[in-house]
Transfer RNA from a bacterium, 72 nucleotides, folded computationally.
C1' cells in the first nucleotide's frame, strides 16, 4: 500500500429499512438476625465520525477514524 472483518448501554453481545433490546453490572424494594443467594421493579445510548440514497437509516452507498486478521 491493498484485501477482509469489527465498532450498538458501565461491560459482553443481539438487532440488517418502520426508528434500539437481552444478559451482567448499578439503584430501589421483598425475603433474611445480618450478609450472600433468590425474586420484583427500575435508570443509562449524538448505534465510531461526516456526507449521500429514502417518506423513513443502527440497517443500504461513499469517504474518514480506531482495532483485529491476511497478502506483498
Nucleotide at each position: 500500500a491493498c484485501c477482509u472483518c469489527u465498532g450498538u448501554a458501565a461491560c459482553u453481545c443481539a438487532g440488517c429499512g418502520g426508528a434500539a433490546g437481552a444478559g451482567u453490572a448499578g439503584c430501589g424494594g421483598a425475603c433474611u438476625u445480618c450478609u450472600a443467594a433468590u425474586c420484583c421493579g427500575u435508570u443509562u445510548g449524538u448505534c465510531g465520525c461526516a456526507g449521500g440514497u429514502u417518506c423513513g437509516a443502527u440497517u443500504c452507498c461513499u469517504g474518514c477514524c480506531a482495532g483485529g486478521g491476511g497478502u506483498g

Notes:
Its Rfam family is "tRNA". Rfam classes the family as a transfer RNA. Gene Ontology term of the family: triplet codon-amino acid adaptor activity. The coordinates come from a structure-prediction model, not an experiment, and the mean pLDDT is 81. The sequence is in RNAcentral, with records from ENA.